[in-house]
RNA sequence: UUAAUAUUUCACACAUAUUCUCAUAUAUACUCGACAAGAUGGGUCGAGAGUUUCUACCUAGUUACCAACACUUACUAGACUAUGAGAAAAAGCAACGACUUU
Numbered sequence: 001u002u003a004a005u006a007u008u009u010c011a012c013a014c015a016u017a018u019u020c021u022c023a024u025a026u027a028u029a030c031u032c033g034a035c036a037a038g039a040u041g042g043g044u045c046g047a048g049a050g051u052u053u054c055u056a057c058c059u060a061g062u063u064a065c066c067a068a069c070a071c072u073u074a075c076u077a078g079a080c081u082a083u084g085a086g087a088a089a090a091a092g093c094a095a096c097g098a099c100u101u102u
Stems, first nucleotide, its partner, number of pairs: 018088008026056001030048006041066002050057001058078005064072001089102004093097001
């Protein structure tokens, strides 16, 4: 919506497979503000910044230094995210592929 069925539209439910490697980006950098701790400590929160780039900007450990009006140092291991390439796996088929999808 129709007398009703059908049709159309909308909603809901169920099933479904993704994983790994490499490259680029970014250095899981850096700058600043507020508050906090004091060798059993050196932290927390916020803002900016970096990428033809969304997101993230931390964790664990080692080391040096600081008895402060305070301030950190050097290093090791580890990713996530975006894009591209490759590999594996799964599914599909008048076509079995240098195919399509994930």
Molecule: Purine riboswitch aptamer
Organism: Priestia taiwanensis